RNA sequence: CUCAGUUAAGGGCAAGCCAUAGCGAAAGCCAUGGUACGCAAAGCUACCUACCUAAGGACGCAGUCUAUGGCAGAGGGGCCGCCAGG
Repeated sequence: CUCAGUUAAGGGCAAGCCAUAGCGAAAGCCAUGGUACGCAAAGCUACCUACCUAAGGACGCAGUCUAUGGCAGAGGGGCCGCCAGG
């Protein structure tokens, strides 16, 4: 520099649920503790697509549309990186 993540080791992360506390209109997020579905980028990033919500706004106002709100554990792109191996 490159390939690749089968086994082993040192470690890492943590869906969902439970307890306590908080933010938000909602979706959703967040802190600590417990548990562990899973993950070799389940590290970071809303750039593209998908998806969720609709406060505000609009409309033909039982309701519908709309992101400036979310989602990185839906897929792609970008950035960065541990361990062991060839």
The RNA shown here (c-di-GMP-I riboswitch aptamer) has 86 nucleotides and comes from a Rhodocyclaceae bacterium. The coordinates come from a structure-prediction model, not an experiment, and the mean pLDDT is 83. The source organism's lineage runs through Bacteria, Pseudomonadati, Pseudomonadota, Betaproteobacteria and Rhodocyclaceae.